[in-house]
RNA sequence: AGCCUAAUCACAUAAAGUAUGUGAGCGGAGGACCCGAUAUUUUGGGGUGAAUUUCAGAACUUCGGUUUUGAAUAGGGCGAGUUCUCUCAGCCCGAACCCGACAGCUAACUUCGCAGGCUUUGAGGGAAG
Numbered sequence: 001a002g003c004c005u006a007a008u009c010a011c012a013u014a015a016a017g018u019a020u021g022u023g024a025g026c027g028g029a030g031g032a033c034c035c036g037a038u039a040u041u042u043u044g045g046g047g048u049g050a051a052u053u054u055c056a057g058a059a060c061u062u063c064g065g066u067u068u069u070g071a072a073u074a075g076g077g078c079g080a081g082u083u084c085u086c087u088c089a090g091c092c093c094g095a096a097c098c099c100g101a102c103a104g105c106u107a108a109c110u111u112c113g114c115a116g117g118c119u120u121u122g123a124g125g126g127a128a129g
Stems, first nucleotide, its partner, number of pairs: 001119004008024007025114006035104001042101001044102001045099004053072008075093004082128008
């Protein structure tokens, strides 16, 4: 200076290299009428997120399952001559966690989060300046 992401900004007080509070902004959850659902409920159910689904194996097993490898895939991200946007090729991701018997939508209302991880590729179109 940029990227993923909601995960940023400002002010005040204290402090001495950080903390607390307030406000704005962004994001999530719960929650009526109406609408939906009329068969859902151990085959539990649900939430954040792009991260869903399938195939082929390997090891263990109390035979219920557990762990793990590879290839695909719904879906998602990057793209810089200053900003926004579209297309093609190219390159990546396709996880992880949470609630705790329980939640459709949902105005008022209630409530929570603002962490963490990274460093870029070329070719064209449109608009603004």